[in-house]
RNA sequence: GUGCAGGAGAGUGCGGCGCCGGGAUGCUCCGGCGCGGCCGCCGAAGGCGCAACUCCCGCAAUCGCUCAGGCAACAGGGACUGCGC
Numbered sequence: 001g002u003g004c005a006g007g008a009g010a011g012u013g014c015g016g017c018g019c020c021g022g023g024a025u026g027c028u029c030c031g032g033c034g035c036g037g038c039c040g041c042c043g044a045a046g047g048c049g050c051a052a053c054u055c056c057c058g059c060a061a062u063c064g065c066u067c068a069g070g071c072a073a074c075a076g077g078g079a080c081u082g083c084g085c
Base pairs, nucleotide, nucleotide: 001085002084003083004082005081006080011039013038014037016035017034018033019032020031021030022029040071041070042069046067047065048064049063053058
């Protein structure tokens, strides 16, 4: 490097808009889906930071930050671990 297996955390939060369906027949209600906003949160792609010691390298990442990413389930992603080549 590659194949197989395993592989965590955190919102079914609150408004807005659009579409669809249902109820109602006076304009309002309910449900689903999509887009976007706000607030809260997570830490395991990636990114950034870290003292003593040290010429430098290193220590140093499963630590810290949360830019990116993510937060019902499924799926996807996934550091890392085991086995084989």
A computed fold for an 85-nucleotide RNA from a soil metagenome, annotated as Glycine riboswitch aptamer. The RNAcentral record of the sequence draws on MGnify. Its Rfam family is "Glycine riboswitch aptamer". Rfam's curators write: This family represents the bacterial glycine riboswitch. Its mean pLDDT, the model's own confidence on a scale to 100, is 76.